[in-house]
Molecule: small-subunit ribosomal RNA
Organism: uncultured prokaryote
RNA sequence: AGAGUUUGAUCCUGGCUCAGAGCGAACGUUGGCGGCGUGGAUUAGGCAUGCAAGUCGCGCGUGAAAGCCUUCGGGUGAGUAAAGUGGCGAACGGGUGAGUAACACGUAACCAACCUGCCCUCGAGAUCGGGAUAACCACUGGAAACGGUGGCUAAUACCGAAUGGCCCCGGGAGUCGGCAUCGACACCUGGGUAAACGGCUUCGGCUGUCUUGGGAGCAGUCUGCGUACUAUUAGCUUGUUGGUGGGGUAAUGGCCUACCAAGGCUUUGAUGGUUAGCGGGCGUGAGAGCGUGGCCCGUCUCACUGGGACUGAGACACUGCCCAGACACCUACGGGUGGCUGCAGUCGAGAAUCUUCCGCAAUGGGCGAAAGCCUGACGGAGCAAUGCCGCGUGGUGGAUGAAGGCCUUCGGGUUGUAAACACCUGUCAGUAGGGAGGAAAUUUUGACCGAUCUACAGAGGAAGUCCGGGCUAAGUACGUGCCAGCAGCCGCGGUAAUACGUACCGGACAAACGUUAUUCGGAAUCACUGGGCUUAAAGAGUACGUAGGCUGUCUUGUAGGUGAGGUGUGAAAUCCCACGGCUCAACCGUGGAACUGCGCUUCAAACCACAAGACUUGAGGGAGACAGGGGUAAGCGGAACUGAUGGUGGAGCGGUGAAAUGCGUUGAUAUCAUCAGGAACACCGGUGGCGAAGGCGGCUUACUGGGUCUCUUCUGACGCUGAGGUACGAAAGCUAGGGUAGCGAACGGGAUUAGAUACCCCGGUAGUCCUAGCUGUAAACGAUGAGCACUAGUUCGGGGGGACUUCCACAUCCUCCCGGACGUAGCGAAAGUGUUAAGUGCUCCGCCUGGGGAGUAUGGUCGCAAGGCUGAAACUCAAAGGAAUUGACGGGGGCUCACACAAGCGGUGGAGGAUGUGGCUUAAUUCGAGGCUACGCGAAGAACCUUAUCCUGGUCUUGACAUGUUUAGGAACGUCUGCGAAAGCAGAAAGUGCCCUUCGGGGAGCCUUUACACAGGUGCUGCAUGGCUGUCGUCAGCUCGUGUCGUGAGAUGUCGGGUUAAGUCCCUUAACGAGCGAAACCCUUAUCUUUAGUUGCCAGCGAGUAAUGUCGGGGACUCUAGAGAGACUGCCGGUGUUAAACCGGAGGAAGGUGGGGAUGACGUCAAGUCCUCAUGGCCUUUAUGACCAGGGCUGCACACGUCCUACAAUGCGGCAUACAAAGAGAUGCAAACUCGCGAGAGUAAGCAAAUCCCAAAAAGUGUCGCUCAGUUCGGAUUGCAGGCUGCAACUCGCCUGCAUGAAGCCGGAAUCGCUAGUAAUCGUGGGUCAGCAUACCACGGUGAAUAUGUUCCUGAGCCUUGUACACACCGCCCGUCAAGCCACGAAAGUGGGGUGCGCCCGAAGCCGCCAAGCUAACUUCGGAGGCAAGCGUCGAAGGUGAACUCCGCGAUUGGGACUAAGUCGUAACAAGGUAA
Repeated sequence: AGAGUUUGAUCCUGGCUCAGAGCGAACGUUGGCGGCGUGGAUUAGGCAUGCAAGUCGCGCGUGAAAGCCUUCGGGUGAGUAAAGUGGCGAACGGGUGAGUAACACGUAACCAACCUGCCCUCGAGAUCGGGAUAACCACUGGAAACGGUGGCUAAUACCGAAUGGCCCCGGGAGUCGGCAUCGACACCUGGGUAAACGGCUUCGGCUGUCUUGGGAGCAGUCUGCGUACUAUUAGCUUGUUGGUGGGGUAAUGGCCUACCAAGGCUUUGAUGGUUAGCGGGCGUGAGAGCGUGGCCCGUCUCACUGGGACUGAGACACUGCCCAGACACCUACGGGUGGCUGCAGUCGAGAAUCUUCCGCAAUGGGCGAAAGCCUGACGGAGCAAUGCCGCGUGGUGGAUGAAGGCCUUCGGGUUGUAAACACCUGUCAGUAGGGAGGAAAUUUUGACCGAUCUACAGAGGAAGUCCGGGCUAAGUACGUGCCAGCAGCCGCGGUAAUACGUACCGGACAAACGUUAUUCGGAAUCACUGGGCUUAAAGAGUACGUAGGCUGUCUUGUAGGUGAGGUGUGAAAUCCCACGGCUCAACCGUGGAACUGCGCUUCAAACCACAAGACUUGAGGGAGACAGGGGUAAGCGGAACUGAUGGUGGAGCGGUGAAAUGCGUUGAUAUCAUCAGGAACACCGGUGGCGAAGGCGGCUUACUGGGUCUCUUCUGACGCUGAGGUACGAAAGCUAGGGUAGCGAACGGGAUUAGAUACCCCGGUAGUCCUAGCUGUAAACGAUGAGCACUAGUUCGGGGGGACUUCCACAUCCUCCCGGACGUAGCGAAAGUGUUAAGUGCUCCGCCUGGGGAGUAUGGUCGCAAGGCUGAAACUCAAAGGAAUUGACGGGGGCUCACACAAGCGGUGGAGGAUGUGGCUUAAUUCGAGGCUACGCGAAGAACCUUAUCCUGGUCUUGACAUGUUUAGGAACGUCUGCGAAAGCAGAAAGUGCCCUUCGGGGAGCCUUUACACAGGUGCUGCAUGGCUGUCGUCAGCUCGUGUCGUGAGAUGUCGGGUUAAGUCCCUUAACGAGCGAAACCCUUAUCUUUAGUUGCCAGCGAGUAAUGUCGGGGACUCUAGAGAGACUGCCGGUGUUAAACCGGAGGAAGGUGGGGAUGACGUCAAGUCCUCAUGGCCUUUAUGACCAGGGCUGCACACGUCCUACAAUGCGGCAUACAAAGAGAUGCAAACUCGCGAGAGUAAGCAAAUCCCAAAAAGUGUCGCUCAGUUCGGAUUGCAGGCUGCAACUCGCCUGCAUGAAGCCGGAAUCGCUAGUAAUCGUGGGUCAGCAUACCACGGUGAAUAUGUUCCUGAGCCUUGUACACACCGCCCGUCAAGCCACGAAAGUGGGGUGCGCCCGAAGCCGCCAAGCUAACUUCGGAGGCAAGCGUCGAAGGUGAACUCCGCGAUUGGGACUAAGUCGUAACAAGGUAA
């Protein structure tokens, strides 16, 4: 310090998530030791038991017993224990956080308004008396708790009187001070108020008591400032606010009371609601902050719940009292008792929090003169890995790199010096023995701990947890197969998972490691430091204006802010620094710094503020001009429209994509005239004008608002913004009354459609219009708040003024205001913006903080209603979004091309047949291919074989095939027999080779056999793959380097203008070049030359034949096959940009790529193929391998594709006759001859081929017949008879002859091919092959028509545009309904909590009144005083009533979120098919 995640990719916005640190934690796995800390966070729920506050005999009066001794009398225990009285303490210490949003706390001050036991200190004192009462005794009530009556007694208990330094109260006069009431000091005078001669004594005194002043320390009260959320709480308050008198308190005060006044608080948030003890600090963070308040310290608060006072220095009192209530316990039922939020402990609830321990040894507290007693404060121990810190679990050597595990390319690698083994060490733990110190204080005193030392033995007793896809350090194998599971986010898992589970290996941390919850951080993601608002969330519809905030220039002053210095305080602990103590550390000690704060004080006076004065530029006024659909009201006008009346006229009109509904012979539409009505104002008209916005458009008049310019005349900061508030505010809508021509929601009808509650058409009501009100919203938009200032320009428009010109007009220039365009810098994520800012600054207001839920619910408020304003949460997702990029797509656009269409020719679709496919059938009909790009395809040829377990049946098991090892035997090969359909099984006979030899034998090779490794698989996965192939497409595209532009994805180049078949070429140009494609190179064909002439050719010469290049010869020609030439827009003219190129022409065999072929860019389709081959993985191994026989692949109601033959006369048949090319041939092609009607057979020459043969070319030509018919067309089907191949033609071959002679007379919707030697038509050959060709691949013969066009269909290319698509339109996506599940709202009602209010009742108690009853202290004997009882005010709990508020439940109901592949449609995204 960042990282992951929205996209195909990018930049941005924005949320979610992670890495860090922390914790009073909990849970999972594991667990050796020690030190120091910490440990009921939930039910302030209930509690058994024990302990937690007593002490003093030196205040006082009493006063045992057990036991022991005994002379039995008693003594001793013992003036002890114990209770009482009295004093002090019990208000501290300890616990808790319920309540409390407050002077409770923090901080800084104040009291001139206060108290204070014990302690310290100064001063002055303690004289004389009195009457009781507990204890105790007696009697007595009660179950108990607890009492009652009578009698005796003491005090440092109580009471009276005296004295009065001081103190208190009153009066008088004085000095000083202050803050208004006043305070301090000293003087005179009147009145008032104390006590315990108690205790001890060593007789010195000590101690206790009383009364003043001071101190210390502790309380109480008041004040400034600070201290949570909420306005879906906006008004609250009657002792309330103030005054006077009185009361009360230690003390101020409405603290209380009577009277008087009517105040007080509040948007700087009163009142109400919710939550919460506060601080020092603690966690985190760079800091600012944010979160928190456990342990420790300070403080407040509470003590079963509520109320109350008493005592006291102090309480309204945790282990005191009284009352009420709930709960629990005891009971003799009459009545009593209790309060762990003290220490332990227990139950309950909970994820969860310890021992019913030891000791007063230390520190501290209470009492005491002291010894001492008490002390669950405290000191310690125990339990818990709950936290922090430290230590250990061994060290050194040790490679046959052991075994085992895991992986493996089978070679090895790794675990790994790790182990074993050898030699050592002894921390910790263990055993035994000493032992400083914690003790202050000379002796004594340790609950608990024990540093450290010595000895002993032995590597022995001591390692786990999580993780290994990315973030994030660390990977392999196996298992599993969208299952099981993982997951913090993204996401893994559907047969090769580094993500699940296991193993091995590795990484991190380590006595721990992970997980969960939670806090801060990262998050600049609430932004003070430090964010934003055109389009991402976000500017209020607009203006006026209140509070508030901000505010021009100059001068003088003040000193509130501000700055500087000083000073007080900011408790300690904590943090930081230094030093020190525990072996180190954690921990602890000492000192320092710090505590950023607050108060006081001194100085400064720039700035802000305040006070006073001045100024004119901001603002406003005045005068003079000007422009304008600014507003309101009234009046007027013409065109159009509709209606009415009348005329003309006579059949349609109207409407649409096409129609129909509708209107019309009762006369429409059309046309003319007149009349009526309502609404809107053509042209002008314009990125022109005006207005704050909404908005404003015929003309005239009246009234009226604002603006601009000029003059620089006046005032003198009068200004800006603006929370609340007020006004205005399109359309639609509402109320009342009018009006209604046209248009026109709803509605009716007609169409369209699968439907059509729509789009289109015919009608049509509200409404639209006017008047008076309401509503208050819009994409109310510049999606851009208002104001001021500054910061390059250019140009256009509107309204003024001026200069120039002698004047006027025009033009030009300057200037002020308004409205636009382009653009620099800058800004911006980019698009863009750019003096009309989205730039640079200032001021003020409004608003935003992920998407959905939702502008919904609820509450409030406004409205007649519709609805508006304000405005959540649960739940859910990991995105939602902005701008731009590249593609793809569009029922977007432009340009261009192609047998794409058009123009033509011929077909298919109808018939019969062939063939392939589907389907059906079957024991099996093997498998694959599936729009174009499967379907005469793999298959260039299924009778057996092929052939595949496809079916039936029979067999083999190291195998039909390969390699190696091994057992036994034998040459090998081959022969025969039986069974059998064959394969195979069983058996028999025969018989021996080669090399070496020491003649014993050994070796090589082959065969049979045994066993083992293994073979085998056309089994699966083409979605694990290679290779090959199809298609887009022979379409013109696809890219790169450098440079440049852009934050970037990317762009540019490759765009534009021309041109081309072409990204072909030229020009322009931030591009310049290059590559793969195109072209060219290659083959073939068309012309010529040359070379060479055999098997080809033969003109000329010769020979020969019935005839033939047959022969001698020849190279002229054809031809063959080598080498060359030729064509390049080269030449001419025109067009074009002087270009590229195009058009025309010449020449030429060929002309603009001459024709054809091969050649197929980057890529697309998870296209096809595991059955050509290769190959990973999986499966199989007496079978999914291998062999054999037979069958099937040929099966046939049917459907489709591709073909053949036809339907005839441009034909068919017969006869005659002419002309090719390219091929094949030895298990072959086969001439000739003979036989056969023929297929063919027989025999047989030639030929491994320019020689021989297949081989006849056929259409054609000539001639004859047929004469339009199911025919002399057509040939299916069937019968008979034959031929050929082959082991074998039944299933299931081909051919021939004779006979038979089906459908079919040109083919519906639809659809295919073809642009020239092409279509069409005609035949020929070849491969496969024993045989089988209408298929396929080639060859030549004859040989057209049409198109010089691009509107449309299909496909393609380029540019551009839109996009919510990117799996890319076969995309995306919306809503209802149906199902499941979740949370929420409403709801008749119902249950509970809280807060006040009214009324009733009214405990205890203080206070007041009263006191006829009772009464020791005093008494002048009368009483005084005191007390009980009684009464009253207040008063808790309780009762009751009406409200308010919160929470829960609730039949039913409403929408919302999510969910698998449900239903219906198609709303949105492209012009989304009606723009949204």